[in-house]
RNA sequence: CGGCCGACUGCGGGAGAGUCCGGACCUUUCUCGGAAGGGCCGGCGCCGAAGGAGCAACCGCCCCGGAAACUCUCAGGCCAACGGACCGCAGUCUGACU
Numbered sequence: 001c002g003g004c005c006g007a008c009u010g011c012g013g014g015a016g017a018g019u020c021c022g023g024a025c026c027u028u029u030c031u032c033g034g035a036a037g038g039g040c041c042g043g044c045g046c047c048g049a050a051g052g053a054g055c056a057a058c059c060g061c062c063c064c065g066g067a068a069a070c071u072c073u074c075a076g077g078c079c080a081a082c083g084g085a086c087c088g089c090a091g092u093c094u095g096a097c098u
Base pairs, nucleotide, nucleotide: 002097006093007092008091009090010089011088012087013086018044020043021042022041023040025038026037027036028035029034045078046077047076051074052072053071054070058066059065060064
């Protein structure tokens, strides 16, 4: 000088599944029959890529432990928005190694 792995920040991409049914409440509108939106409660159905949990190929310092995009759905989600594992680019920190 370069700088693994790891962590963080910014930008971009980023799927799936009911904008279902019912209830009262609020707001707006109305031809006063109704309609739309909002959050809350209940019910059934569904999704998985925040998080969480389980098994396991495999790995290790092999007593034991680490382990997935698999599995389960506690949580979360099922118009949009938010979120979103993961990927790319840029940067910052630590810094193995050289």
Molecule: Glycine riboswitch aptamer
Organism: Devosia sp.